[in-house]
Overview: Predicted 3D model of a 103-nucleotide RNA (THF (Tetrahydrofolate) riboswitch aptamer) from Leuconostoc fallax KCTC 3537. Its Rfam family is "THF (Tetrahydrofolate) riboswitch aptamer". Its family is annotated with tetrahydrofolate metabolic process in the Gene Ontology. The model forms 94% of the base pairs in the Rfam consensus. Its mean pLDDT, the model's own confidence on a scale to 100, is 76.
RNA sequence: ACAGGGGUAGACUUUGAUGCGUUAAGUGUGAUGGAAACGGAAUGUGGGCCAUCGACGAAGUGAAGCAGUUGCUUUACGCGAUAUCAUUGUCACAUUCACCAAU
Numbered sequence: 001a002c003a004g005g006g007g008u009a010g011a012c013u014u015u016g017a018u019g020c021g022u023u024a025a026g027u028g029u030g031a032u033g034g035a036a037a038c039g040g041a042a043u044g045u046g047g048g049c050c051a052u053c054g055a056c057g058a059a060g061u062g063a064a065g066c067a068g069u070u071g072c073u074u075u076a077c078g079c080g081a082u083a084u085c086a087u088u089g090u091c092a093c094a095u096u097c098a099c100c101a102a103u
Stems, first nucleotide, its partner, number of pairs: 001103001004100002010091003015086005020080003029054006038046001040097005060077007
């Protein structure tokens, strides 16, 4: 000098455990605002996170106990775009520099 490579946040997914809700919170969705972090570094993008507001919106059933008139508790099986952790697999940075290795 030239052409390559690895690596992040994160997204989707398999399985398991422990919870939460089932008296509807959560998830998903629109708007507004906010903070910090995210390949080894810088800039930037992007996704994610938090708060508020709006629209939409869900599955319970059985048994036992307590109470005593329709309530409470426990439990089993379900249900939820449900949470966290672990786990399987797939995908995953633009530019510059750095790193790896070839010439």